């Protein structure tokens, strides 16, 4: 230094223009003789940063950054 992929709740993913979402975890609560088990309910996110396009942007476009693979150069 080129290419290419990922980047969303703690965590493991989904959602790829039109209100952000699952599971597990985590907090209350029933339930039991008991509980990490079951149930009912609550919380929880600046969608990596920044721009730009749109009536709207996690989605599309450009720059950066972080992680992962490729490939290439070199004292």
């Nucleotide at each position: 230094g080129c290419c290419g992929g990922u980047g969303u709740a703690g965590c493991u993913c989904a959602g790829c223009g039109g209100c952000a979402g699952a599971g597990c975890a985590g907090c209350u609560g029933u339930u039991u003789c008991g509980u990490a088990a079951a149930c009912a309910g609550c919380a929880g996110g600046c969608c990596g940063a920044c721009g730009g396009u749109u009536c709207a942007a996690a989605u599309c476009c450009g720059u950066c950054c972080a992680c992962c693979g490729g490939c290439u150069c070199c004292a």

This is a predicted structure of a 75-nucleotide RNA (transfer RNA) from a Ktedonobacterales bacterium. The sequence was found in a public genome assembly. Its mean pLDDT, the model's own confidence on a scale to 100, is 81. Taxonomically the source falls in Ktedonobacterales (Bacteria, Bacillati, Chloroflexota, Ktedonobacteria). Rfam family: tRNA. Rfam describes the family as follows. Transfer RNA (tRNA) molecules are approximately 80 nucleotides in length. Its family is annotated with triplet codon-amino acid adaptor activity in the Gene Ontology.